Source information:
A computed fold for a 71-nucleotide RNA from Bittarella massiliensis (ex Durand et al. 2017), annotated as transfer RNA. The sequence is in RNAcentral, with records from ENA and Rfam. RNAcentral records the identical sequence in 3 taxa. NCBI's taxonomy places the organism under Bacteria, Bacillota, Clostridia, Oscillospiraceae, Bittarella (ex Durand et al. 2017).

RNA sequence: GCAGGCGUAGUUUAGUGGUAAAACAUCAGCUUCCCAAGCUGAGGUUGUGGGUUCGAUUCCCAUCGCCUGCU
Numbered sequence: 001g002c003a004g005g006c007g008u009a010g011u012u013u014a015g016u017g018g019u020a021a022a023a024c025a026u027c028a029g030c031u032u033c034c035c036a037a038g039c040u041g042a043g044g045u046u047g048u049g050g051g052u053u054c055g056a057u058u059c060c061c062a063u064c065g066c067c068u069g070c071u
Stems, first nucleotide, its partner, number of pairs: 001070007010024004018054001026042005047063005
C1' cells in the first nucleotide's frame, strides 16, 4: 500500500428497518445480631460524521480504532 472482519451499559454478549435487551458488576431496600448468600427495585449503552427511508443498532458512503491475510 491492497483486501477482509469487528466496534451495542463498567465487563461479556444478544438484537437481519418499527419505543434497545440479558447476565455479571454498581447503587438502594428487604432478610440476618453482623458478614456472606438470597429476594425486590433503580440508574446507565448502539465508535464518529453524513446519506437512503415516514422511521436506521440494522441498508449505503466516508472516517477513527482494533484484528487477520497478501505484498